A computed fold for a 96-nucleotide RNA from a Planctomycetota bacterium, annotated as Bacterial small signal recognition particle RNA.
RNA sequence: GUCCGGUCCCAUGCGAUGGGACGAGUUCGAACCGGGUCAGGCCGGGAACGGAGCAGCCCUAAGAUCCACGGCCCAGGCGCGCGGUGCCCGGACCCA
Numbered sequence: 001g002u003c004c005g006g007u008c009c010c011a012u013g014c015g016a017u018g019g020g021a022c023g024a025g026u027u028c029g030a031a032c033c034g035g036g037u038c039a040g041g042c043c044g045g046g047a048a049c050g051g052a053g054c055a056g057c058c059c060u061a062a063g064a065u066c067c068a069c070g071g072c073c074c075a076g077g078c079g080c081g082c083g084g085u086g087c088c089c090g091g092a093c094c095c096a
Stems, first nucleotide, its partner, number of pairs: 001093006008086001009084002012081004017075004022070002025066001027064002034059004042051003
């Protein structure tokens, strides 16, 4: 000097992990100012029947809750891989 390998560093792909805001799903969720069904009672009616409608029950909004799922974002003393420059380390060969 050339080449090969390695550590560190930088950049990057995939995965795992942790975190985040969403989405899907779960469960809950309106004391009157949501919906349905409305016992009893109430109102109208001579009656048939009609009307409004509390409780109860059912459903749902905002919202809450859980989350094993989905893609996204973030993190780094994680794993595997790809690339790069420089320093250093090791090796091979060549020249003086």

Its mean pLDDT, the model's own confidence on a scale to 100, is 76. Rfam family: Bacterial small signal recognition particle RNA. The family's RNA type in Rfam is non-coding RNA gene. The model forms 96% of the base pairs in the Rfam consensus. The gene name in the source record is ffs.